Context: one part of a larger RNA
Molecule: small-subunit ribosomal RNA, central domain
Organism: uncultured Clostridiaceae bacterium
RNA sequence: CUGGGUGUAAAGGGAGUGUAGGCGGGGCUUUAAGUCAGGUGUGAAAUUUCGCGGCUCAACCGCGGAACUGCACUUGAAACUGGAGCUCUUGAGUGAGGCAGAGGCAAGCGGAAUUCCCGGUGUAGCGGUGGAAUGCGUAGAUAUCGGGAGGAACAUCUGUGGCGAAGGCGGCUUGCCGGGCCUUUACUGACGCUGAGGCUCGAAAGCGUGGGGAGCAAACAGGAUUAGAUACCCUGGUAGUCCACGCUGUAAACGAUGAUUACUAGGUGUGGGUGGAUUGAACCCAUCCGUGCCGGAGUUAACACAUUAAGUAAUCCACCUGGGGAGUACGGCCGCAAGGCUGAAACUC
Numbered sequence: 001c002u003g004g005g006u007g008u009a010a011a012g013g014g015a016g017u018g019u020a021g022g023c024g025g026g027g028c029u030u031u032a033a034g035u036c037a038g039g040u041g042u043g044a045a046a047u048u049u050c051g052c053g054g055c056u057c058a059a060c061c062g063c064g065g066a067a068c069u070g071c072a073c074u075u076g077a078a079a080c081u082g083g084a085g086c087u088c089u090u091g092a093g094u095g096a097g098g099c100a101g102a103g104g105c106a107a108g109c110g111g112a113a114u115u116c117c118c119g120g121u122g123u124a125g126c127g128g129u130g131g132a133a134u135g136c137g138u139a140g141a142u143a144u145c146g147g148g149a150g151g152a153a154c155a156u157c158u159g160u161g162g163c164g165a166a167g168g169c170g171g172c173u174u175g176c177c178g179g180g181c182c183u184u185u186a187c188u189g190a191c192g193c194u195g196a197g198g199c200u201c202g203a204a205a206g207c208g209u210g211g212g213g214a215g216c217a218a219a220c221a222g223g224a225u226u227a228g229a230u231a232c233c234c235u236g237g238u239a240g241u242c243c244a245c246g247c248u249g250u251a252a253a254c255g256a257u258g259a260u261u262a263c264u265a266g267g268u269g270u271g272g273g274u275g276g277a278u279u280g281a282a283c284c285c286a287u288c289c290g291u292g293c294c295g296g297a298g299u300u301a302a303c304a305c306a307u308u309a310a311g312u313a314a315u316c317c318a319c320c321u322g323g324g325g326a327g328u329a330c331g332g333c334c335g336c337a338a339g340g341c342u343g344a345a346a347c348u349c
Stems, first nucleotide, its partner, number of pairs: 004320003007303002012317001014201004021194003025088007033081002035077008048066007091191001092188003095184005103177007110154001115149007125136002162169002206247006215241002220236004258316006266294011298305002322349003331342004
C1' cells in the first nucleotide's frame, strides 16, 4: 500500500466553529482536461515468454516471433467526472405568523433551614455510638420563645419531563442575548455536507491576586475499634467549597456508539406544535419535531441493536494493529506551578 475494523475484545477526537482539501441536487447547450477508440513514433541490448537450433542432456548459448501493460503526437466519440454558459426548486437559507423551554449573562428581591450573637423562661444534663469516650454544660448548656447578624443552597412543584454543541442548566422578578419547533410557501436559487491545521468553549480538583466564609470538609488533632488501624465510626478542624478577574484544559468529558443524508414492519407512553372532527375544553383521527419502553426483518462472537440502528448504502474526518515496558523516557510545544499535548526503544512474555 492492499485489506479488515472502532457499543462491551485494540480503536470515535470532550464539544463546537470554520480554513485548505475531499465529496456534492434536476434540465438544456457547449468544451474536450479526465475517460474511451483508431493511427503514428518511441518503449536500446540483455532479461521474460513462445517456437526452432548448438554444446551427448541440462544449466548455458544462438536465431526468429511476441511482449515490454509506458510515454509523446495525432484523428475521433461525448454517456459519465471536470470546465464554461443558461435555467429549475425538492437540498440549504431568508421573510411572515405563532409556540414551548432549569439555554446564556447581569441586576434586584424572597422564604424555610443550619450556625453565631443579644435578651426571656428554665435546670442538669446535652451530644454521640454497635457500645463508648474525646467534646459541650452550674461562669447556666441542651430544650423553648423573641430579636439580630451572616453565608451558602433553593424542599414541595420534579416527571426514563424540558433546554443546550458538549461541559452543563432548577426559588421569584426585570433587562439584554442565543438557539429550536410548528404553520405558511412570499423571496434567493445548490448558496450544500464534512473538515487536516487554526480559533473558541470546556465538570471537579488545582494555581495567581483581592474579597468572603454559615454549613460541609482533604490535611491535621483528639476519642474509639483493632494484634496493629497512619482507615472505616465519633468529637473537633484548616485549605477548599462561594464572589471578581486571570490561568489550568483534564474526566468512566459515557449512549464507553464521530458528523451529515437517504432508505428499511409494527405496538405503546410522554413533551412541543399544526390540521380535521366536535356547539365546545377533554377524548378521538391525521401530521411534523423531540424523548423513552417493547418488538420483527436484518445485523452481531455473544450480550444485544433494531426509523433516536449496532440494519441497507453514500461522503468526509478521527482512531486501531498482541500483553508488559508506558501514556513512561528523550526531544519539541504549552503552563506560574501542578502538569498537559505529541510520544518511542531496549528488554521481556